[in-house]
RNA sequence: GGAGAGUAACGCGUGGAUAAUCUGCCCUUUGGUGGGGGAUAACAAUCCGAAAGGAUUGCUAAUACCGCAUAAGUCGAUUAGGUCUUCGGAUCUUUUCGAGAAAGUUGCCGCAAGGUAACGUCGAAGGAUGAGUCCGCGUCCCAUCAGCUAGUUGGUAGGGUAAUGGCCUACCAAGGCUACGACGGGUAGCUGGUCUGAGAGGAUGAUCAGCCACACUGGGACUGAGACACGGCCCAGACUCCUACGGGAGGCAGCAGUGGGGAAUAUUGGGCAAUGGGCGAAAGCCUGACCCAGCAAUGCCGCGUGUGUGAUGAAGGCCCUUGGGUUGUAAAGCACUGUCAGAGGGGAAGAAAAUGUUGGUUUAACCACCAGCACUGACGGUACCCUCGAAGGAAGCACCGGCAAACUCUGUGCCAGCAGCCGCGGUAAUACAGAGGGUGCAAGCGUUGUUCGGAAUUACUGGGCGUAAAGAGCGUGUAGGCGGUUUGAUAAGUCAGAUGUGAAAUCCCUCGGCUUAACUGAGGAACUGCAUUUGAUACUGUCAGGCUAGAGUGUCGGAGGGGAUGGCGGAAUUUCUAGUGUAGGGGUGAAAUCCAUAGAUAUUAGAAGGGACACCUGUGGCGAAGGCGGCCAUCUGGACGACUACUGACACUGAGACGCGAAAGCGUGGGGAGCAAACAGGAUUAGAUACCCUGGUAGUCCACGCUGUAAACGAUGAGUGCUAGGUGUUGCGGGUAUUGACCCCCGCAGUGCCGAAGCUAACGCAUUAAGCACUCCGCCUGAGGAGUACGGUCGCAAGGCUAAAACUCAAAGGAAUUGACGGGGGCCCGCACAAGCGGUGGAGCAUGUGGUUUAAUUCGAAUUCAACGCGAAAAACCUUACCUGGGCUUGAAAGUUAGUGACCGGUCUAGAGAUAGACUUUUCCCGCAAGGGACACGAAACUAGGUGCUGCAUGGCUGUCGUCAGCUCGUGUCGUGAGAUGUUGGGUUAAGUCCCGCAACGAGCGCAACCCUUGCCUUUAGUUGCCACGCAAGUGGAUCUCUAGAGGGACUGCCGGUGUUAAACCGGAGGAAGGUGGGGAUGACGUCAAGUCCUCAUGGCCCUUAUGUCCAGGCUACACACGUGCUACAAUGGUCGGGUACAAAGGGUUGCCAACCCGCGAGGGGGAGCUAAUCUCAAAAAACCGGCCUCAGUUCGGAUUGUUCUCUGCAACUCGAGAGCAUGAAGUUGGAAUCGCUAGUAAUCGCGGAUCAGCAUGCCGCGGUGAAUACGUUCUCGGGCCUUGUACACACCGCCCGUCACACCAUGGGAGUCGGUUUCUCCAGAAGUGCCUGCGCUAACCGCAAGGAGGCAGGGUACCACGGAGAUAUCGGUAACUGGGGUGAAGUCGUAACAAGGUA
Repeated sequence: GGAGAGUAACGCGUGGAUAAUCUGCCCUUUGGUGGGGGAUAACAAUCCGAAAGGAUUGCUAAUACCGCAUAAGUCGAUUAGGUCUUCGGAUCUUUUCGAGAAAGUUGCCGCAAGGUAACGUCGAAGGAUGAGUCCGCGUCCCAUCAGCUAGUUGGUAGGGUAAUGGCCUACCAAGGCUACGACGGGUAGCUGGUCUGAGAGGAUGAUCAGCCACACUGGGACUGAGACACGGCCCAGACUCCUACGGGAGGCAGCAGUGGGGAAUAUUGGGCAAUGGGCGAAAGCCUGACCCAGCAAUGCCGCGUGUGUGAUGAAGGCCCUUGGGUUGUAAAGCACUGUCAGAGGGGAAGAAAAUGUUGGUUUAACCACCAGCACUGACGGUACCCUCGAAGGAAGCACCGGCAAACUCUGUGCCAGCAGCCGCGGUAAUACAGAGGGUGCAAGCGUUGUUCGGAAUUACUGGGCGUAAAGAGCGUGUAGGCGGUUUGAUAAGUCAGAUGUGAAAUCCCUCGGCUUAACUGAGGAACUGCAUUUGAUACUGUCAGGCUAGAGUGUCGGAGGGGAUGGCGGAAUUUCUAGUGUAGGGGUGAAAUCCAUAGAUAUUAGAAGGGACACCUGUGGCGAAGGCGGCCAUCUGGACGACUACUGACACUGAGACGCGAAAGCGUGGGGAGCAAACAGGAUUAGAUACCCUGGUAGUCCACGCUGUAAACGAUGAGUGCUAGGUGUUGCGGGUAUUGACCCCCGCAGUGCCGAAGCUAACGCAUUAAGCACUCCGCCUGAGGAGUACGGUCGCAAGGCUAAAACUCAAAGGAAUUGACGGGGGCCCGCACAAGCGGUGGAGCAUGUGGUUUAAUUCGAAUUCAACGCGAAAAACCUUACCUGGGCUUGAAAGUUAGUGACCGGUCUAGAGAUAGACUUUUCCCGCAAGGGACACGAAACUAGGUGCUGCAUGGCUGUCGUCAGCUCGUGUCGUGAGAUGUUGGGUUAAGUCCCGCAACGAGCGCAACCCUUGCCUUUAGUUGCCACGCAAGUGGAUCUCUAGAGGGACUGCCGGUGUUAAACCGGAGGAAGGUGGGGAUGACGUCAAGUCCUCAUGGCCCUUAUGUCCAGGCUACACACGUGCUACAAUGGUCGGGUACAAAGGGUUGCCAACCCGCGAGGGGGAGCUAAUCUCAAAAAACCGGCCUCAGUUCGGAUUGUUCUCUGCAACUCGAGAGCAUGAAGUUGGAAUCGCUAGUAAUCGCGGAUCAGCAUGCCGCGGUGAAUACGUUCUCGGGCCUUGUACACACCGCCCGUCACACCAUGGGAGUCGGUUUCUCCAGAAGUGCCUGCGCUAACCGCAAGGAGGCAGGGUACCACGGAGAUAUCGGUAACUGGGGUGAAGUCGUAACAAGGUA
């Protein structure tokens, strides 16, 4: 210098201890450095080996090595004494004995001896520095890890270490740790700091700095002051390399670099110039530490990409309401500036020491000190400065639906795509894509990931638990927490001061240095902590002593379904026995199964047995809760009241623990009347494993034992204190009064209701708190998965307790509000039902629709009411939109511009016609003129055209709820709010009509009235009407009818009653009409994306020789189903062209058409009259009178068919209407079901009109005749108001549950199998160290010698790594099969829940 694998530990941090220690180099002090000895490397020779290396022999030196001498300190032992002490010891003085050192080199002087100096070297003491060890406190998650431990805990002795210590050994004892979390598992280097945050906290530990641990993996020691040693050694293992196969070598987590992995991270650079380090006396050498440079917008900071002026608001782009707007002073143009980049030139600071040298001070001299000079730059010709030219070379990224600053067009059409959350896209997308424009940041901008914040969403600061998640089912009580009043002591907590420490850097403040800033230097503050010490003593704690208000004990008293055991009782059910008695009983919505002639049910008497205790009985009592109910006895718990005597805080709560604990269930043994899961049968039903019925076993009961859960609820833990009241009730006591009881007043204890303040999201709670406070415990943290899996534990089992995760979703939930809905409730209305009359549904036909068919059978409405005789108040052509075929392309029609001409018309040819061609006739109006106008033709360009699509882009119009009585607003008030009030309530009405009341007071749209018509009267007027006369023409009149103008009349106005003195209702009078007189027009806010783009208008889209336009022909089909009608089925009828009457309202000149004539008739001829109170259509028909028919498929009915005709029209074949003759179907009153109508109505009878050439059973009108019934509101349908429930709000045609089937995902179990980690037992044992041995070898020392001491190799042994065997434990992967879970498109079966959800 590197990297963070291991480590949850005295590893780290912080503060202490070392009287239990060491410390090379450095500093200070002090004392020494004497005299000897034996080797050995290099080297040389020989030899072995491929190499790495090695062996033998020989020579030599030292500051290398070894004895000896000396010993002031030192060390060990020892004698006596002092001081301190934590009592272990430390320290000082002192006596004696023993042990233990050293090395020289160089300079100067000197002949030498030697002296001196510097650098060394040895002993000792001290310092500094560094290190070791010990201790207090702090330091992640899991209790689904609860017990762990044999060197373990302690002692004695010894060994070992620098040093304490089970650190090690032997012996002795049996201890040690743990709920304040031991042991185990997982994860992790720790800190100063960093990020975030207002803070408290939370997350984190890159760079810089401190500490630790590591160096290929594991083990080991050696050397050394220091290591069990990154670039040392030995061994084992894995891997790589070399090899002559014998054997060797290696360790980048040093700097570069390579490979691999990966989303991703740089140059095999320069230099020791500076700083720092090592060695050296020094020169100097080494230094990938370091200083620099290179690469990367990786971060922070600074700068530039120009500045000023410039409106024809240029061109272009985009938008457009076609006017214009915007891009935009932006550009161009004009005038300037010169940073960066480029070129040229100049050019630093970082350098001063060391060293050398000169001089000075000092010295005997050297050393040392001071001053001057010389030398030294990797970066680098870099920073910086000057000059030149030049606006020239330099702007992007994201976003523009809301959050959140910023909008339009085009394309696309639930596609392509977007998306942080909500969500956007299905033909007009500010949300996709592109463009124009805009907004934000800017050399960056976005995305992704991570952390904190917002989040008071783990709440210490700073949350909650009645209903949102959350009070344990209840008690007793251990640890713990917390605790009345007073005195004293103490000073642990607490408070204050001081001292030490809290490394530096960082953060903050001030000043300074780079042009500024980032960056950096200096100083300060701070480091909220720890330790020591000195004080304070209110509070808490501790100790000691008192007190009585908390708590407890005592005496007396009453209340009670409190508990346990034993006994007794009556009513009822059932069964049995006996009697009476006869045909049913029972049961239900209705039935059946069932019982009964073998005698039931019913009834009488008796007996048996089991279970439960009616009335009393009461938001009354008792109990901790579960729970407790006939009566008596015995045993027993608790609470309460009164009296005050005693104890003296003994209290409260309560993790664990222990006990109790409904029902169901389990075990053993009894018992068994009734009831009754399962089960059986009968019903119901589409089914009915249900609801209902008939039976019926466990069980329910008792004893003993287990289980331990409930909506075990007041969904509200326990305790204490405080905070307005009112009114019941239970127990006890007191007072007044009384003969006594009741009543009244007061207190305590319980139990209810209503309410103030306060609280609450609201609902609500409110002295029995959910208020205000304190103490303690339990519990909660989105929904589902799931109270499930696994593990543990309890249980005989069923199962209980404890209790996750993956995965999925953006919700789940509470309270309240407005609606809507209910097989909820109350009140009310309507031809809604009921009471009636007549129909439809059956037949034939007409007409519309569906379906089918077709080239086309045009389209719509999509079609419940509110489509279906609807658009269509008229499909033969036309209409016509459709089909087939034939044509046209500025077009069939319209506008503008220029030109020509009147136009129109007629004839002929081709053709199905459109059309094409030829011929012909005529020459418009105004104007003096110029010219203008209308019409036609043709040309060009703008343009046209579309019944093509979208009614879910729209306007307009319409239907419907509904002519129902409702719908709203302003102000005020109430509520946090949505909202409420008003509009509700009591009456009343046809009516939100009116009256009264009321926190409301007023107002608007609706209702009513005003309008039309009809009914009565008056008046005015009078033709064509009316009356009179007349044969007629006509004349006269104004009484009536009538016509049509104006008025009157009806208002609950009058009377009586009822009612609240009201509104109003009932009855009556008068009146033509009476309570809206009858009818019409008139349709509130809104609902149904209701209907209509094919009436019209219109946005967008689409077609443009066709989806436009012209023409011919066809669009009326027919097995069938439905709607609406007509005609009938007959006698209340038909028929007789038999007779006789009576309307109203309309139409009419392209018209209505009279008389008269013809025809059987439709009709034809005819032509009068009429522009209509004049003429005409026009006959009214039912009715009435008379004849015939006589109950039949008919003299009913008329379909169908044949045939002959008429009319309209260019034309009746497809495809019109009508007439005559003939034909004469079905049909004999219509199943389930369903429609209309309340009075001039239903029913019945005819008449007219629109459309229209013709065509009406349809539609719209008109009159004639003219009923029945309404008890009433239970039920059906629809509606209104109030109220209630709701899981609905697309609003019940709502919502929604479970199985099954299919697909996918994660997960549990699983015979097994594979791997990781760890433990135990055993085997084995490298290197190394200790011990033993050492007969082999051996220089220094001793010895005259022999030999000895000491040492080495070797051998043994103890410990031990890797390795091996066996057995567990634990974690993970995988697995046939299997379990549930989640999610998915419109699957299947039912309908469990939400309303009384149809069985709460």